A computed fold for an 85-nucleotide RNA, annotated as Glycine riboswitch aptamer. The sequence was found by an Rfam model in a public genome assembly. Rfam family: Glycine riboswitch aptamer. Rfam links the family to the GO term glycine biosynthetic process. Its mean pLDDT, the model's own confidence on a scale to 100, is 79.
[in-house]
RNA sequence: CGGAGGAGCUCUGGAGAAUCCCGAAAGGGUGCCGAAGGUGCAAGGCGACAGCCGAAUCUCUCAGGCAAAAGGACAGAGCAGUCGG
Numbered sequence: 001c002g003g004a005g006g007a008g009c010u011c012u013g014g015a016g017a018a019u020c021c022c023g024a025a026a027g028g029g030u031g032c033c034g035a036a037g038g039u040g041c042a043a044g045g046c047g048a049c050a051g052c053c054g055a056a057u058c059u060c061u062c063a064g065g066c067a068a069a070a071g072g073a074c075a076g077a078g079c080a081g082u083c084g085g
Base pairs, nucleotide, nucleotide: 001084003083004082008079009078010077011076012075013074018030020029021028022027031066032065033064037062038060040058044053045052046051
């Protein structure tokens, strides 16, 4: 200096859904959301032909969440680090 990569740190943006009901509290109940995490699988691949592997913001709603705050997939910028010249 440049590229690759997307594991780390900082900043910015960042959706949905009851500020519901009972209860002194602990806790419980009803309805709901999908964007931490987790479950399931299409193409395709493997196979001993039993099955196995296998993506997502899809799916389920286990966990989590339903005023604000916090959290937040993901996106952008910067820094550090790795590789190469």